This is a predicted structure of a 579-nucleotide part of an RNA (large-subunit ribosomal RNA, domain V) from a Candidatus Omnitrophota bacterium.
[in-house]
Context: one part of a larger RNA
RNA sequence: CCCACGAGUAGACGAAAAGACCCCGGAACCUUGACUGUACCCUGGUCUGGAAUGUUGGUCCGGUCUGCGUAGGAUAGGUGGGAGGCUUUGAAGCGGAGCUCUCGGGCUCCGCAGAGCCAACGGUGAAAUACCACCCUGGUCGUACGAACGUUCUAACCGGUCCUCUGUAGGGAUCGGGACAGGGCCAGGCGGGCAGUUUGACUGGGGCGGUUUCCUCCUAAAGGAUAACGGAGGAGCACCAAGGUCCCCUCAGCGCGGUUGGCAAUCGCGCGUCGAGUGUAAGGGCAUAAGGGGGCUUGACUGCGAGUCCGACAGGACAAGCAGGGACGAAAGUCGGUCCUAGUGAUCCGGCGGUGGCUAGUGGGAGCGCCGUCGCUCAACGAAUAAUAGGUACUCCGGGGAUAACAGGCUUAUCGGGCCCGAGAGUUCACAUCGACGGCCCGGUUUGGCACCUCGAUGUCGGCUCAUCGCAUCCUGGGGGUGGAGAAGCUCCCAAGGGUCCGGCUGUUCGCCGGUUAAAGCGGUACGCGAGCUGGGUUUAGAACGUCGUGAGACAGUUCGGUCUCUAUCUCUCGUGGG
Numbered sequence: 001c002c003c004a005c006g007a008g009u010a011g012a013c014g015a016a017a018a019g020a021c022c023c024c025g026g027a028a029c030c031u032u033g034a035c036u037g038u039a040c041c042c043u044g045g046u047c048u049g050g051a052a053u054g055u056u057g058g059u060c061c062g063g064u065c066u067g068c069g070u071a072g073g074a075u076a077g078g079u080g081g082g083a084g085g086c087u088u089u090g091a092a093g094c095g096g097a098g099c100u101c102u103c104g105g106g107c108u109c110c111g112c113a114g115a116g117c118c119a120a121c122g123g124u125g126a127a128a129u130a131c132c133a134c135c136c137u138g139g140u141c142g143u144a145c146g147a148a149c150g151u152u153c154u155a156a157c158c159g160g161u162c163c164u165c166u167g168u169a170g171g172g173a174u175c176g177g178g179a180c181a182g183g184g185c186c187a188g189g190c191g192g193g194c195a196g197u198u199u200g201a202c203u204g205g206g207g208c209g210g211u212u213u214c215c216u217c218c219u220a221a222a223g224g225a226u227a228a229c230g231g232a233g234g235a236g237c238a239c240c241a242a243g244g245u246c247c248c249c250u251c252a253g254c255g256c257g258g259u260u261g262g263c264a265a266u267c268g269c270g271c272g273u274c275g276a277g278u279g280u281a282a283g284g285g286c287a288u289a290a291g292g293g294g295g296c297u298u299g300a301c302u303g304c305g306a307g308u309c310c311g312a313c314a315g316g317a318c319a320a321g322c323a324g325g326g327a328c329g330a331a332a333g334u335c336g337g338u339c340c341u342a343g344u345g346a347u348c349c350g351g352c353g354g355u356g357g358c359u360a361g362u363g364g365g366a367g368c369g370c371c372g373u374c375g376c377u378c379a380a381c382g383a384a385u386a387a388u389a390g391g392u393a394c395u396c397c398g399g400g401g402a403u404a405a406c407a408g409g410c411u412u413a414u415c416g417g418g419c420c421c422g423a424g425a426g427u428u429c430a431c432a433u434c435g436a437c438g439g440c441c442c443g444g445u446u447u448g449g450c451a452c453c454u455c456g457a458u459g460u461c462g463g464c465u466c467a468u469c470g471c472a473u474c475c476u477g478g479g480g481g482u483g484g485a486g487a488a489g490c491u492c493c494c495a496a497g498g499g500u501c502c503g504g505c506u507g508u509u510c511g512c513c514g515g516u517u518a519a520a521g522c523g524g525u526a527c528g529c530g531a532g533c534u535g536g537g538u539u540u541a542g543a544a545c546g547u548c549g550u551g552a553g554a555c556a557g558u559u560c561g562g563u564c565u566c567u568a569u570c571u572c573u574c575g576u577g578g579g
Stems, first nucleotide, its partner, number of pairs: 001579008010571003014566002022400006028392004034197005041189008050153007058145002061142005067136001074129001077135005084118003093112008157177008200212003209229001213235006236381001237279001238338002243297007251275001253271005277286002280343001282341003301324004307318004313382001326335003349375007357368002407454001408452001409450003413447001415443006424434002461536001462534003466528001467525005474499003477494006501515005542560004546555003
């Protein structure tokens, strides 16, 4: 070195299971103050549903009354007709009763009475009276209809008892209830009892937080454009003048002078290119002003629009010129809002005003179109619906190492170590020892950052067993310095051969404590080691407490409980035998 056998399990990111954690997409159950429905329930109407009577109110028809401003005989409802009407079938007048009343009267009935009364005319007035007709307002009587409520009834309907019957079916008798209850249909309410669903995205994992549209600046690399949870600010309006035009003016600041008056008020002179001002952020503009003041005004127009700029589209922005009728100006001219860039919302649906179009055989109308305009923090702002929140450790499926937790990797802010400088402490003296403010390195054990292999699985803390390495050395060994007398120390250098404890508490690593020791070292090895063990912790399903939540449930809060599989093919290691 090769072979065989026995044994061991460090590796083959060993086997098994398309990771259960996490994220993304989907589902299922569960909850509720999510949305939308719905069973049940409540209430009302109507049908099944009938009779009688009373009360109340309604409607139609008929009768009969009713009606008062002022003026006027006086209580004139409206309009029309009208020259006559009523009366022994009982006029005037008188007495009594009822109704009404604007207190004047009006209407009706009864009795007495026994022959007249009213209108026209006139006068007053807006309207003229008797009588007749048709009506209006309000009342009353009657018929009819239907309603509400109360009382009563019995035959629908419901129930008890008895009989019949094979029978809890049906029938009969009787008693009770009774048009109620019950049931059908329609409607309003209530309604996680049940059902279907929704519950956005971005994101140096996700959640929490923040953001989501528009304007200005920087980032932006001297055309335009240009990202980040890069750095800074604003908008979701305002203004009938803060718009148009014509004319005029020049600011801030500083110097000097000047009553109260001061650094600064108003006044005068001078200097004064813009440092002021501009409705509102910033930038770019602006003194020939776009800044300040005054006069007249409404162009903050209607119908168009050559030609352009930006934009994937949608859309946004500029614009000469023409017509109409205007404003200002002597005129030339200027004016289709504001120094400019934010001050916003597509489509559908609907409202309002206008209109010369359409109109389901035709004419109309309803409706539609067209022009104008209104209703969205549709702000997740290119707006899924008119309308929508949560839980899951009971969970499930499809995916991802496109993305987190372990380990590794990169990095090294943080952490550990060393060095430089030497202010100072050390009585004196920077450097025995310590060393501010700073600087330069090293390490890769901490907490992180990044998200690069692994989510068709790389088992995760601690203990046990067994280790192996580094040296920045805990002990033992050799040395230098000392603020080293000796002893004991402090500090630095060399050194990894060997060694480096037993207990109490806690799941602990760590730590504290007790007792020893020469010493009870610090680290790496997938925070060494679960196909070697354990399973106390963490991290499923059960249960409880505190807390949070209306709730389902939740909590690097606590608590009791809780399945650890694998017969070794290869590499490797040890042993035995053979070559």